[in-house]
RNA sequence: GAGUUUAUAAUUUAACGGUAGAAUAAUACUUUGAUAAGGUAUAAAUAUAGGUUCGAUUCCUGUUAAACUCA
Numbered sequence: 001g002a003g004u005u006u007a008u009a010a011u012u013u014a015a016c017g018g019u020a021g022a023a024u025a026a027u028a029c030u031u032u033g034a035u036a037a038g039g040u041a042u043a044a045a046u047a048u049a050g051g052u053u054c055g056a057u058u059c060c061u062g063u064u065a066a067a068c069u070c071a
Stems, first nucleotide, its partner, number of pairs: 001070007010024004018054001026042005047063005
């Protein structure tokens, strides 16, 4: 320099173009003589900027970051 893939909550990970879901973790309550475990509830996310579309995590383009291949 060329190409391919990936980017979703603090972490791991789902989601035919049609309400962004779950687990762990966190907080509060409950339970216990106390702790742990358990139970209930709450908050928390689509890398970024555009485009297509009635509607985009999903499709297209640029950028950023990571991994890989070739030179």
A computed fold for a 71-nucleotide RNA from Barnettozyma californica, annotated as transfer RNA. Its Rfam family is "tRNA". Its mean pLDDT, the model's own confidence on a scale to 100, is 82.